[in-house]
RNA sequence: AUUAAUAAAUAUUGGUUUGCAGAUAUAUUGCUAGAAAAUGGCUAGCAGUUUCUACCACGCCCCUAAAGUCGUGACUAUUCGCAAAUGCAACACGACC
Numbered sequence: 001a002u003u004a005a006u007a008a009a010u011a012u013u014g015g016u017u018u019g020c021a022g023a024u025a026u027a028u029u030g031c032u033a034g035a036a037a038a039u040g041g042c043u044a045g046c047a048g049u050u051u052c053u054a055c056c057a058c059g060c061c062c063c064u065a066a067a068g069u070c071g072u073g074a075c076u077a078u079u080c081g082c083a084a085a086u087g088c089a090a091c092a093c094g095a096c097c
Base pairs, nucleotide, nucleotide: 010092012090013089014088015086016085017084018083019082020081022079023078024077025076026054029047030046031045032044033043034042040063041062048055056073057072058071059070061068
């Protein structure tokens, strides 16, 4: 210098995964067309996001025919913080040949 084999324990940083708590998006929303009938109040499409997906559920109220109001509840995408785990990477220390 090269090759081969073995390789316990511990610390740090990063990556990855998960949880919690935030930020941004989007208002779990708007528009158009059609549909229902108090045992009803829905269906389809388009729009909305430096954005994939989703765009509903339950309840109160209200409404005899035109339209639903309000309340409660998230999911998804990206990112920040805290924590835990780790078949990953680096590095410190260190064992053996």
A computed fold for a 97-nucleotide RNA from Leuconostoc carnosum, annotated as Purine riboswitch aptamer.
The prediction has a mean pLDDT of 78.
The sequence was found by an Rfam model in a public genome assembly.